[in-house]
Description: Model confidence (mean pLDDT): 82 of 100. The RNA shown here (transfer RNA) has 72 nucleotides and comes from an uncultured Alphaproteobacteria bacterium. The sequence was found in a public genome assembly. It matches the Rfam family "tRNA". The family's RNA type in Rfam is transfer RNA.

RNA sequence: GGUCAUAUAGCUCAGCGGUAGAGCACCACGUUGACAUCGUGGGGGUCACAGGUUCGAUCCCUGUUGUGACCA
Numbered sequence: 001g002g003u004c005a006u007a008u009a010g011c012u013c014a015g016c017g018g019u020a021g022a023g024c025a026c027c028a029c030g031u032u033g034a035c036a037u038c039g040u041g042g043g044g045g046u047c048a049c050a051g052g053u054u055c056g057a058u059c060c061c062u063g064u065u066g067u068g069a070c071c072a
Stems, first nucleotide, its partner, number of pairs: 001071007010024004018055001026042005048064005
């Protein structure tokens, strides 16, 4: 330098055009003498960034940036 993949909650990941979700973590309450476990509820998101297409974009297209793999 070229090709491909990837970027979504604190972490690991779903979601392939129509209200952004799960597990773990965190907070509160219940339970316990206390801790843990368990149960109930709750908080937390510029869907990497910038444009474009569309009535509507996390999703499709283009560019940029980060990361990873391969080729040279």